This is a predicted complex of two RNAs, RNase P RNA and transfer RNA, with 418 nucleotides together. The coordinates come from a structure-prediction model, not an experiment, and the mean pLDDT is 78. It holds a member of the Rfam family "Bacterial RNase P class A". It is annotated as a ribozyme.
RNA sequence: UGAGUAGGGCAGAUGAUCGCGCAAAAGGCCACAGGCCGGAGUGAGGAAAGUCCGGGCUUCACAGGGCAGGAUGACGGAUAACGUCCGCCGGGGGUGACCCCAGGACCAGUGCAGCAGAAAUAUACCGCCGGGAAACCGGUAAGGGUGAAAUGGCAGUGUAAGAGACUACCGCCUUUCCGGUAACGGAAAGGGCACAUGUAAACUCCAUCCGAAGCAAAACCAAGCAGGAAGCGUUUAAGGCGGCCCGUCCAGCUUCCGGGUAGGUUGCGGAGAGCCUGCCGGUAACGGCAGGACAAGACAGAUGAUCAUCUAAUACAGAACCCGGCUUACAGCCCUACUCAUAUU
RNA sequence: GUGACUGUGGCAGAUAUGGUAAUGCAGCGGAUUGUGGUUCCGCCUUAUGCGGGUUCGAAUCCCGUCAGUCACC
Repeated sequence: UGAGUAGGGCAGAUGAUCGCGCAAAAGGCCACAGGCCGGAGUGAGGAAAGUCCGGGCUUCACAGGGCAGGAUGACGGAUAACGUCCGCCGGGGGUGACCCCAGGACCAGUGCAGCAGAAAUAUACCGCCGGGAAACCGGUAAGGGUGAAAUGGCAGUGUAAGAGACUACCGCCUUUCCGGUAACGGAAAGGGCACAUGUAAACUCCAUCCGAAGCAAAACCAAGCAGGAAGCGUUUAAGGCGGCCCGUCCAGCUUCCGGGUAGGUUGCGGAGAGCCUGCCGGUAACGGCAGGACAAGACAGAUGAUCAUCUAAUACAGAACCCGGCUUACAGCCCUACUCAUAUU
Repeated sequence: GUGACUGUGGCAGAUAUGGUAAUGCAGCGGAUUGUGGUUCCGCCUUAUGCGGGUUCGAAUCCCGUCAGUCACC
RNA backbone atom coordinates (compact mmCIF):
# COMPACT_ATOMS: atom_id res chain seq x y z
C1' U A 1 0.00 0.00 0.00
C1' G A 2 -3.80 -3.58 -1.22
C1' A A 3 -7.23 -7.40 0.32
C1' G A 4 -9.74 -9.10 4.54
C1' U A 5 -11.41 -10.86 9.90
C1' A A 6 -13.48 -9.65 14.70
C1' G A 7 -15.43 -6.04 18.08
C1' G A 8 -17.20 -1.19 19.53
C1' G A 9 -19.23 3.93 18.81
C1' C A 10 -22.22 8.11 16.32
C1' A A 11 -27.32 8.26 14.18
C1' G A 12 -26.80 15.62 12.98
C1' A A 13 -25.21 19.97 16.34
C1' U A 14 -26.09 25.15 17.85
C1' G A 15 -29.25 29.52 17.68
C1' A A 16 -34.00 32.05 16.33
C1' U A 17 -39.38 31.97 15.11
C1' C A 18 -44.07 29.39 14.62
C1' G A 19 -47.01 24.90 15.77
C1' C A 20 -48.51 20.12 18.67
C1' G A 21 -48.80 16.56 23.30
C1' C A 22 -48.07 16.15 28.59
C1' A A 23 -47.62 19.08 32.72
C1' A A 24 -46.40 17.50 40.35
C1' A A 25 -42.89 24.83 39.07
C1' A A 26 -44.22 29.82 40.58
C1' G A 27 -48.64 32.40 40.58
C1' G A 28 -54.01 33.48 40.14
C1' C A 29 -59.55 32.42 40.54
C1' C A 30 -63.79 29.64 42.64
C1' A A 31 -64.50 28.83 47.90
C1' C A 32 -62.60 23.69 49.35
C1' A A 33 -61.49 15.77 51.14
C1' G A 34 -61.61 19.62 45.60
C1' G A 35 -62.12 22.13 40.78
C1' C A 36 -60.58 25.83 36.97
C1' C A 37 -56.84 29.03 34.76
C1' G A 38 -51.82 29.28 34.04
C1' G A 39 -47.59 27.83 31.82
C1' A A 40 -41.64 27.32 34.00
C1' G A 41 -40.31 22.69 32.28
C1' U A 42 -40.30 18.38 29.26
C1' G A 43 -41.24 15.27 24.75
C1' A A 44 -39.08 8.32 20.48
C1' G A 45 -35.05 4.14 18.90
C1' G A 46 -30.67 1.30 17.95
C1' A A 47 -33.61 -1.15 16.26
C1' A A 48 -39.31 1.91 19.44
C1' A A 49 -40.10 -3.11 14.16
C1' G A 50 -41.20 -8.72 13.65
C1' U A 51 -44.17 -10.69 17.96
C1' C A 52 -39.87 -15.46 17.54
C1' C A 53 -38.24 -17.02 22.79
C1' G A 54 -37.92 -15.94 28.31
C1' G A 55 -39.71 -13.33 32.69
C1' G A 56 -42.33 -9.53 35.88
C1' C A 57 -47.51 -8.20 36.70
C1' U A 58 -52.98 -9.52 36.72
C1' U A 59 -57.16 -12.83 36.73
C1' C A 60 -58.88 -17.72 36.56
C1' A A 61 -60.80 -21.80 43.20
C1' C A 62 -55.69 -19.60 49.40
C1' A A 63 -57.25 -27.85 45.79
C1' G A 64 -54.81 -30.29 43.73
C1' G A 65 -52.98 -35.07 41.31
C1' G A 66 -52.38 -38.05 36.86
C1' C A 67 -52.65 -38.69 31.52
C1' A A 68 -52.37 -36.25 27.04
C1' G A 69 -49.77 -32.13 24.73
C1' G A 70 -45.57 -28.72 23.91
C1' A A 71 -40.38 -27.25 24.15
C1' U A 72 -35.19 -28.23 24.64
C1' G A 73 -30.88 -31.78 23.80
C1' A A 74 -22.30 -32.71 23.82
C1' C A 75 -19.89 -30.63 28.67
C1' G A 76 -19.13 -26.78 32.50
C1' G A 77 -20.82 -22.06 33.96
C1' A A 78 -23.79 -17.09 33.91
C1' U A 79 -28.83 -15.43 34.82
C1' A A 80 -35.11 -13.74 37.65
C1' A A 81 -35.60 -16.88 33.36
C1' C A 82 -34.57 -18.43 28.35
C1' G A 83 -34.47 -21.83 22.61
C1' U A 84 -30.08 -16.19 25.18
C1' C A 85 -24.90 -15.35 26.64
C1' C A 86 -19.71 -17.02 28.12
C1' G A 87 -15.94 -20.73 28.28
C1' C A 88 -14.53 -25.40 26.61
C1' C A 89 -14.92 -30.29 23.79
C1' G A 90 -16.05 -32.78 19.13
C1' G A 91 -17.13 -32.15 13.79
C1' G A 92 -16.92 -29.02 9.22
C1' G A 93 -14.99 -24.62 6.16
C1' G A 94 -10.92 -20.96 5.27
C1' U A 95 -3.52 -20.03 3.36
C1' G A 96 -4.77 -17.14 7.81
C1' A A 97 -7.12 -13.68 11.37
C1' C A 98 -11.60 -16.25 12.05
C1' C A 99 -16.46 -18.45 10.92
C1' C A 100 -20.51 -22.39 11.01
C1' C A 101 -23.10 -26.84 13.56
C1' A A 102 -31.07 -28.99 16.78
C1' G A 103 -24.16 -31.85 18.47
C1' G A 104 -28.60 -37.60 23.17
C1' A A 105 -30.20 -42.77 21.48
C1' C A 106 -31.45 -46.55 14.96
C1' C A 107 -27.65 -54.15 19.06
C1' A A 108 -36.21 -51.31 22.84
C1' G A 109 -39.60 -51.69 18.88
C1' U A 110 -41.84 -49.87 14.16
C1' G A 111 -41.56 -47.28 9.43
C1' C A 112 -39.01 -45.46 4.92
C1' A A 113 -34.81 -45.93 1.18
C1' G A 114 -37.94 -43.80 -5.90
C1' C A 115 -34.94 -44.56 -10.49
C1' A A 116 -30.66 -47.31 -11.80
C1' G A 117 -28.60 -51.99 -10.60
C1' A A 118 -28.14 -59.21 -10.74
C1' A A 119 -28.90 -57.85 -5.67
C1' A A 120 -30.89 -52.34 -1.02
C1' U A 121 -30.43 -55.65 3.96
C1' A A 122 -30.20 -58.96 0.93
C1' U A 123 -27.17 -60.87 -3.49
C1' A A 124 -23.82 -62.91 -7.78
C1' C A 125 -24.75 -59.64 -13.90
C1' C A 126 -19.82 -59.33 -16.30
C1' G A 127 -15.31 -61.29 -14.64
C1' C A 128 -11.62 -64.89 -12.14
C1' C A 129 -10.69 -70.21 -10.87
C1' G A 130 -11.89 -75.69 -10.92
C1' G A 131 -14.83 -79.60 -13.41
C1' G A 132 -17.25 -80.69 -18.15
C1' A A 133 -17.38 -82.05 -25.36
C1' A A 134 -21.24 -78.63 -24.54
C1' A A 135 -25.43 -77.18 -21.84
C1' C A 136 -24.27 -76.32 -17.25
C1' C A 137 -22.45 -77.32 -12.04
C1' G A 138 -19.29 -75.79 -8.02
C1' G A 139 -15.88 -72.12 -5.60
C1' U A 140 -14.95 -66.70 -5.06
C1' A A 141 -16.06 -61.37 -3.75
C1' A A 142 -9.63 -59.33 -5.71
C1' G A 143 -11.32 -56.41 -10.48
C1' G A 144 -15.56 -54.12 -13.72
C1' G A 145 -20.45 -52.07 -13.80
C1' U A 146 -25.20 -49.46 -10.95
C1' G A 147 -26.12 -46.31 -7.03
C1' A A 148 -26.16 -41.44 -2.02
C1' A A 149 -25.22 -46.16 0.11
C1' A A 150 -23.01 -53.05 -1.79
C1' U A 151 -19.72 -57.45 4.61
C1' G A 152 -13.73 -51.15 6.98
C1' G A 153 -9.06 -49.10 4.04
C1' C A 154 -4.26 -50.29 2.18
C1' A A 155 0.21 -53.38 1.53
C1' G A 156 1.81 -58.25 1.89
C1' U A 157 1.39 -63.64 3.02
C1' G A 158 -1.56 -67.27 1.23
C1' U A 159 -4.53 -69.82 -2.69
C1' A A 160 -6.81 -73.41 -8.24
C1' A A 161 -8.83 -68.40 -8.01
C1' G A 162 -9.86 -65.76 -3.75
C1' A A 163 -11.34 -64.04 1.02
C1' G A 164 -9.51 -60.70 8.24
C1' A A 165 -8.29 -66.93 6.25
C1' C A 166 -3.46 -64.83 8.38
C1' U A 167 0.26 -60.46 9.36
C1' A A 168 1.95 -55.00 9.78
C1' C A 169 -0.08 -49.96 9.76
C1' C A 170 -4.58 -46.97 9.94
C1' G A 171 -9.91 -47.09 11.35
C1' C A 172 -13.64 -49.40 14.77
C1' C A 173 -14.95 -51.91 19.48
C1' U A 174 -13.63 -53.54 24.67
C1' U A 175 -10.61 -53.11 29.10
C1' U A 176 -6.93 -50.65 32.04
C1' C A 177 -3.83 -46.45 33.22
C1' C A 178 -2.68 -41.07 32.92
C1' G A 179 -4.51 -35.70 32.30
C1' G A 180 -9.09 -32.83 32.86
C1' U A 181 -14.82 -30.71 37.47
C1' A A 182 -16.78 -32.73 32.83
C1' A A 183 -17.69 -33.39 27.62
C1' C A 184 -13.20 -35.41 25.98
C1' G A 185 -7.94 -36.22 24.90
C1' G A 186 -3.44 -39.39 25.20
C1' A A 187 -1.02 -44.18 25.98
C1' A A 188 -0.92 -49.53 26.51
C1' A A 189 -3.09 -54.31 26.04
C1' G A 190 -6.76 -57.25 23.79
C1' G A 191 -10.69 -58.46 19.89
C1' G A 192 -9.75 -60.13 13.97
C1' C A 193 -14.53 -56.89 13.21
C1' A A 194 -19.39 -61.64 14.74
C1' C A 195 -25.68 -59.12 16.33
C1' A A 196 -22.98 -56.69 9.56
C1' U A 197 -26.12 -49.71 5.88
C1' G A 198 -28.40 -44.96 6.40
C1' U A 199 -32.40 -42.03 8.35
C1' A A 200 -35.04 -39.83 14.83
C1' A A 201 -35.45 -31.29 11.58
C1' A A 202 -39.62 -40.29 10.60
C1' C A 203 -42.88 -42.43 14.61
C1' U A 204 -40.53 -43.41 18.99
C1' C A 205 -37.25 -44.02 23.53
C1' C A 206 -34.31 -41.42 27.33
C1' A A 207 -33.22 -36.90 30.24
C1' U A 208 -34.73 -31.92 31.70
C1' C A 209 -38.41 -28.00 31.77
C1' C A 210 -43.57 -26.13 31.13
C1' G A 211 -51.04 -24.78 34.64
C1' A A 212 -53.94 -21.42 31.22
C1' A A 213 -54.95 -16.76 29.41
C1' G A 214 -53.26 -12.14 28.45
C1' C A 215 -53.16 -4.56 30.13
C1' A A 216 -58.99 -5.34 24.83
C1' A A 217 -55.22 -8.89 31.60
C1' A A 218 -57.71 -6.94 35.72
C1' A A 219 -59.81 -3.84 40.05
C1' C A 220 -63.17 0.04 41.45
C1' C A 221 -66.92 4.07 40.71
C1' A A 222 -71.11 6.13 38.13
C1' A A 223 -75.32 5.84 34.73
C1' G A 224 -79.14 3.01 32.30
C1' C A 225 -82.63 -1.24 31.00
C1' A A 226 -87.68 -5.42 30.14
C1' G A 227 -88.05 -9.25 29.62
C1' G A 228 -88.98 -13.83 26.59
C1' A A 229 -87.82 -18.80 24.48
C1' A A 230 -85.06 -23.37 24.25
C1' G A 231 -81.61 -26.88 26.38
C1' C A 232 -78.85 -29.13 30.59
C1' G A 233 -78.95 -29.89 35.93
C1' U A 234 -80.60 -29.91 41.45
C1' U A 235 -77.08 -35.73 45.39
C1' U A 236 -76.89 -40.40 39.15
C1' A A 237 -73.72 -33.11 39.88
C1' A A 238 -74.91 -29.25 34.85
C1' G A 239 -71.19 -25.65 35.85
C1' G A 240 -66.53 -23.78 38.22
C1' C A 241 -58.33 -24.08 36.25
C1' G A 242 -58.78 -23.75 29.42
C1' G A 243 -58.30 -31.25 26.22
C1' C A 244 -59.48 -36.26 29.09
C1' C A 245 -59.75 -38.96 33.97
C1' C A 246 -59.77 -38.80 39.35
C1' G A 247 -60.56 -35.58 43.35
C1' U A 248 -62.89 -31.16 45.29
C1' C A 249 -66.54 -26.79 45.65
C1' C A 250 -71.40 -25.68 44.52
C1' A A 251 -77.41 -24.60 42.82
C1' G A 252 -77.78 -22.99 39.21
C1' C A 253 -75.60 -22.94 34.14
C1' U A 254 -75.51 -22.46 28.63
C1' U A 255 -77.46 -20.70 23.92
C1' C A 256 -80.74 -17.60 21.02
C1' C A 257 -84.08 -13.30 20.50
C1' G A 258 -85.09 -8.59 22.67
C1' G A 259 -83.53 -4.21 25.88
C1' G A 260 -79.58 -0.80 28.04
C1' U A 261 -74.61 1.65 28.10
C1' A A 262 -70.68 3.64 24.47
C1' G A 263 -68.57 7.45 30.79
C1' G A 264 -64.71 8.00 34.63
C1' U A 265 -60.59 6.41 38.03
C1' U A 266 -56.77 2.89 38.93
C1' G A 267 -53.38 -0.58 36.60
C1' C A 268 -49.54 3.37 34.07
C1' G A 269 -46.41 10.40 38.04
C1' G A 270 -43.45 5.05 34.43
C1' A A 271 -37.20 4.86 40.21
C1' G A 272 -35.64 -0.25 38.00
C1' A A 273 -33.89 -8.24 37.90
C1' G A 274 -32.71 -0.76 34.51
C1' C A 275 -28.46 3.19 32.97
C1' C A 276 -23.42 5.78 33.56
C1' U A 277 -18.50 6.17 36.06
C1' G A 278 -14.75 4.10 39.26
C1' C A 279 -12.64 0.08 42.18
C1' C A 280 -12.58 -5.20 43.45
C1' G A 281 -13.47 -10.72 42.19
C1' G A 282 -13.77 -13.86 37.73
C1' U A 283 -10.22 -16.29 31.40
C1' A A 284 -15.25 -14.60 30.20
C1' A A 285 -20.56 -14.18 30.42
C1' C A 286 -21.37 -11.90 34.96
C1' G A 287 -21.24 -10.58 40.18
C1' G A 288 -20.08 -7.25 44.54
C1' C A 289 -19.20 -2.31 46.55
C1' A A 290 -19.14 3.15 46.19
C1' G A 291 -20.76 7.54 43.74
C1' G A 292 -23.99 9.90 40.13
C1' A A 293 -28.08 11.00 36.73
C1' C A 294 -33.14 10.00 35.39
C1' A A 295 -41.19 13.18 35.71
C1' A A 296 -42.19 11.00 26.96
C1' G A 297 -46.77 8.93 27.76
C1' A A 298 -52.14 9.38 25.18
C1' C A 299 -57.33 6.90 24.26
C1' A A 300 -58.95 9.08 17.18
C1' G A 301 -54.05 8.76 20.03
C1' A A 302 -48.37 14.61 20.58
C1' U A 303 -43.07 14.75 19.15
C1' G A 304 -43.44 18.92 13.20
C1' A A 305 -41.99 23.15 9.96
C1' U A 306 -38.98 27.46 8.30
C1' C A 307 -34.37 30.33 8.41
C1' A A 308 -28.93 30.92 9.57
C1' U A 309 -23.93 28.63 10.48
C1' C A 310 -20.98 24.20 10.64
C1' U A 311 -17.76 21.45 3.12
C1' A A 312 -23.20 18.32 3.21
C1' A A 313 -27.64 17.23 6.38
C1' U A 314 -29.30 12.62 3.19
C1' A A 315 -30.24 5.78 5.99
C1' C A 316 -33.69 2.40 8.32
C1' A A 317 -37.63 3.88 10.72
C1' G A 318 -41.50 6.02 15.04
C1' A A 319 -43.45 4.58 21.98
C1' A A 320 -49.12 2.54 23.77
C1' C A 321 -48.15 -2.22 30.81
C1' C A 322 -42.86 -3.04 31.71
C1' C A 323 -38.11 -5.64 31.32
C1' G A 324 -33.96 -9.58 29.32
C1' G A 325 -32.75 -11.70 24.58
C1' C A 326 -33.01 -13.23 19.35
C1' U A 327 -34.02 -11.90 14.33
C1' U A 328 -34.68 -8.45 10.46
C1' A A 329 -34.01 -3.10 8.08
C1' C A 330 -30.19 0.72 7.81
C1' A A 331 -27.26 6.55 4.31
C1' G A 332 -22.71 8.45 5.70
C1' C A 333 -18.75 8.04 8.98
C1' C A 334 -15.26 7.08 13.13
C1' C A 335 -12.23 3.97 16.54
C1' U A 336 -9.59 -0.54 18.33
C1' A A 337 -7.26 -5.32 17.78
C1' C A 338 -5.69 -8.97 14.40
C1' U A 339 -4.60 -11.82 9.54
C1' C A 340 -2.71 -12.49 4.48
C1' A A 341 0.03 -10.57 0.16
C1' U A 342 3.65 -7.18 -1.83
C1' A A 343 7.48 -3.45 -1.21
C1' U A 344 11.18 -0.88 1.80
C1' U A 345 14.34 -0.56 6.17
C1' G B 1 -52.30 -4.08 20.87
C1' U B 2 -53.29 -9.65 21.15
C1' G B 3 -54.21 -14.34 18.88
C1' A B 4 -54.64 -17.58 14.50
C1' C B 5 -53.90 -18.87 9.32
C1' U B 6 -52.29 -18.77 4.04
C1' G B 7 -48.49 -18.39 0.05
C1' U B 8 -47.74 -23.49 -6.50
C1' G B 9 -47.47 -20.71 -14.35
C1' G B 10 -51.24 -14.52 -16.31
C1' C B 11 -55.92 -16.44 -13.17
C1' A B 12 -58.17 -20.57 -10.50
C1' G B 13 -56.49 -25.02 -8.32
C1' A B 14 -54.42 -30.55 -7.31
C1' U B 15 -49.77 -33.00 -5.86
C1' A B 16 -52.74 -38.86 0.74
C1' U B 17 -47.78 -39.03 5.23
C1' G B 18 -40.17 -36.92 1.03
C1' G B 19 -38.70 -39.86 -5.09
C1' U B 20 -38.33 -34.78 -9.32
C1' A B 21 -45.33 -30.83 -10.15
C1' A B 22 -51.61 -32.47 -12.68
C1' U B 23 -55.95 -30.07 -14.72
C1' G B 24 -59.20 -26.09 -16.33
C1' C B 25 -59.69 -20.93 -18.03
C1' A B 26 -57.03 -16.94 -20.52
C1' G B 27 -53.11 -15.72 -24.42
C1' C B 28 -50.22 -17.19 -29.03
C1' G B 29 -49.50 -20.48 -33.32
C1' G B 30 -51.31 -24.49 -36.43
C1' A B 31 -55.20 -28.01 -38.41
C1' U B 32 -60.46 -28.30 -39.78
C1' U B 33 -64.07 -24.25 -42.60
C1' G B 34 -65.68 -20.32 -48.30
C1' U B 35 -65.20 -17.05 -43.39
C1' G B 36 -66.04 -17.01 -38.09
C1' G B 37 -67.39 -20.07 -33.92
C1' U B 38 -67.09 -25.12 -32.03
C1' U B 39 -63.59 -29.14 -31.95
C1' C B 40 -58.45 -31.12 -32.15
C1' C B 41 -52.91 -30.41 -31.66
C1' G B 42 -48.74 -27.66 -29.96
C1' C B 43 -46.56 -23.55 -27.27
C1' C B 44 -46.64 -20.16 -23.08
C1' U B 45 -44.72 -24.04 -19.10
C1' U B 46 -37.22 -23.14 -16.88
C1' A B 47 -44.46 -22.29 -12.05
C1' U B 48 -43.93 -24.36 -5.42
C1' G B 49 -42.94 -16.04 -1.95
C1' C B 50 -37.52 -15.40 -0.29
C1' G B 51 -32.83 -17.11 2.53
C1' G B 52 -30.60 -21.08 5.11
C1' G B 53 -30.54 -26.14 7.27
C1' U B 54 -31.73 -31.75 7.83
C1' U B 55 -31.60 -35.71 4.07
C1' C B 56 -28.65 -39.56 -1.13
C1' G B 57 -32.95 -36.58 -2.53
C1' A B 58 -37.48 -31.12 -0.04
C1' A B 59 -43.59 -28.07 -2.85
C1' U B 60 -43.69 -31.56 1.39
C1' C B 61 -39.67 -31.75 7.39
C1' C B 62 -37.14 -27.68 10.59
C1' C B 63 -35.50 -22.44 11.47
C1' G B 64 -35.52 -17.38 9.96
C1' U B 65 -37.79 -13.73 6.93
C1' C B 66 -41.31 -11.11 3.56
C1' A B 67 -46.25 -10.37 1.81
C1' G B 68 -51.35 -11.15 2.52
C1' U B 69 -55.93 -12.75 5.16
C1' C B 70 -59.13 -13.55 9.42
C1' A B 71 -60.85 -13.06 14.57
C1' C B 72 -60.88 -10.36 19.20
C1' C B 73 -65.05 -4.71 24.36